[in-house]
Context: one part of a larger RNA
RNA sequence: CUGGGUGUAAAGGGCGUGUAGGCGGAUUGUUAAGUCAGAGGUGAAAUCUUACAGCUCAACUGUGAAAUUGCCUUUGAUACUGGCAGUCUUGAGUACGAGAGAGGAAGAUGGAAUUCCUGGUGUAGCGGUGAAAUGCGUAGAUAUCAGGAAGAACACCGGUGGCGAAGGCGGUCUUCUGGCUCGUAACUGACGCUGAGGCGCGAAAGCAUGGGGAUCAAACAGGAUUAGAUACCCUGGUAGUCCAUGCCGUAAACGAUGAGUGCUAGUUGUUGGUUCCUUACGGAAUCAGUGACGCAGCUAACGCAUUAAGCACUCCACCUGGGGAGUACGAUCGCAAGGUUGAAACUC
Numbered sequence: 001c002u003g004g005g006u007g008u009a010a011a012g013g014g015c016g017u018g019u020a021g022g023c024g025g026a027u028u029g030u031u032a033a034g035u036c037a038g039a040g041g042u043g044a045a046a047u048c049u050u051a052c053a054g055c056u057c058a059a060c061u062g063u064g065a066a067a068u069u070g071c072c073u074u075u076g077a078u079a080c081u082g083g084c085a086g087u088c089u090u091g092a093g094u095a096c097g098a099g100a101g102a103g104g105a106a107g108a109u110g111g112a113a114u115u116c117c118u119g120g121u122g123u124a125g126c127g128g129u130g131a132a133a134u135g136c137g138u139a140g141a142u143a144u145c146a147g148g149a150a151g152a153a154c155a156c157c158g159g160u161g162g163c164g165a166a167g168g169c170g171g172u173c174u175u176c177u178g179g180c181u182c183g184u185a186a187c188u189g190a191c192g193c194u195g196a197g198g199c200g201c202g203a204a205a206g207c208a209u210g211g212g213g214a215u216c217a218a219a220c221a222g223g224a225u226u227a228g229a230u231a232c233c234c235u236g237g238u239a240g241u242c243c244a245u246g247c248c249g250u251a252a253a254c255g256a257u258g259a260g261u262g263c264u265a266g267u268u269g270u271u272g273g274u275u276c277c278u279u280a281c282g283g284a285a286u287c288a289g290u291g292a293c294g295c296a297g298c299u300a301a302c303g304c305a306u307u308a309a310g311c312a313c314u315c316c317a318c319c320u321g322g323g324g325a326g327u328a329c330g331a332u333c334g335c336a337a338g339g340u341u342g343a344a345a346c347u348c
Base pairs, nucleotide, nucleotide: 003320004319005318006317007302008301012316014201015200016199017198021194022193023192025088026087027086028085029084030083031082033081034080035077036076037075038074039073040072041071042070049065050064051063052062053061054060091191092188093187094186095184096183097182098181099180103177104176105175106174107173108172109171110154114150115149116148117147118146119145120144121143125136126135162169163168206247207246208245209244210243211242216240220236221235222234223233258315259314260313261312262311263310266293267292268291269290270289271288272287273286274285275284276283277282297304298303321348322347323346330341331340332339333338
């Protein structure tokens, strides 16, 4: 390389969008590029294979054949693939009628809690722990009442509930806005799937500038614990946590399971529709999601099992013993931190 693989052994890209490319529904005609058949030409010789022959044998050599799996020309075939022309509706989309939702952005607003400030009541403790101490407090704390300020997060509802491509999204209201589902089957008529590059989005932490700063809290300080304790526990506490704008581009970015389509027993819960029956309750069917269990089948086993890890096809990504190493070098991106790409020697 071929092959075989990618839930957990090495291996699914963090997720979309989409270029090239690859692949692509039913049917009719045409073409004959791919494909198939016949004929002709060419495919040097040597080598290789083979039959026979020559050196006493063999190596070696000679003669013939085969092979040279290829290319070109030409005559045909037309099932399949392709091209061209037409038709179709089941894939895809549109329209119309309904529906659910923490989907996104901006603005406004609410109550509880926390901390701080002011004032009242009140007096010796409070706080904290396994036990303590550091700490706070007679300059009046903790507790309690009233008032004020600030920032952040939204109890209950809340749910293997919902929405989103993923990251993720949760008080309430308004505006703008994306997607999805169901029903009708009116319209378009294959318009589709995937997608190397590219482009966009992308938790937390981190970076830049300017705000903000209640809580919590890396670093740091102190108190404990301990043989030590650069920790776990406690008292404090700065970056940060929040906002705006711009970077960063990584995560156990996980379902450790790429996307799409079709097919393959069931049972049971739940979310959103539609239809039917019954009508107080409820029941049945069906579509789209989301769970539990389970047959066939698969799997090394665990387990998966119509939301497949089953049976098939299409396209992309990735793997090929452990360490060295996600390192070095180079390239590229970044303000930096660093990211992406990514070896070898050597060693077992």
Model confidence (mean pLDDT): 87 of 100. Predicted 3D model of a 348-nucleotide part of an RNA (small-subunit ribosomal RNA, central domain) from a wastewater metagenome. It matches the Rfam family "Bacterial small subunit ribosomal RNA". RNAcentral holds the full RNA, with entries from SILVA.